[in-house]
RNA sequence: GAAGACAAAGCCAAACUCCGGGUGACCGGGGGACGGAAAACUACGGAUCUUGUUCGAGAUGGCCGAGUUGCCUUGG
Numbered sequence: 001g002a003a004g005a006c007a008a009a010g011c012c013a014a015a016c017u018c019c020g021g022g023u024g025a026c027c028g029g030g031g032g033a034c035g036g037a038a039a040a041c042u043a044c045g046g047a048u049c050u051u052g053u054u055c056g057a058g059a060u061g062g063c064c065g066a067g068u069u070g071c072c073u074u075g076g
Base pairs, nucleotide, nucleotide: 002074003073004072011036012035016031017030018029019028020027021026034062040068041067042066044065045064046063047060048059049058050057051056
């Protein structure tokens, strides 16, 4: 520096559900696995959603892009 979910050892955890938080989108913990090779982190640009129609404020990183960082295996 490249490739890899078609190998090995591992990792994360969608929907749904129980408890809790929030006006809400949604978030945290337990269960559960649809998937993932960064499904780790950052709301920077877009997109979608919430609030209260706007000005604003907020949510989603497993919507797309971008940035930063990292494990295992194999080849150079």

The prediction has a mean pLDDT of 82. c-di-GMP-I-GGC riboswitch aptamer from a Deltaproteobacteria bacterium, 76 nucleotides, folded computationally. It was read from a public genome assembly, where an Rfam model found it. NCBI's taxonomy places the organism under Bacteria, Pseudomonadati, Myxococcota, Myxococcia.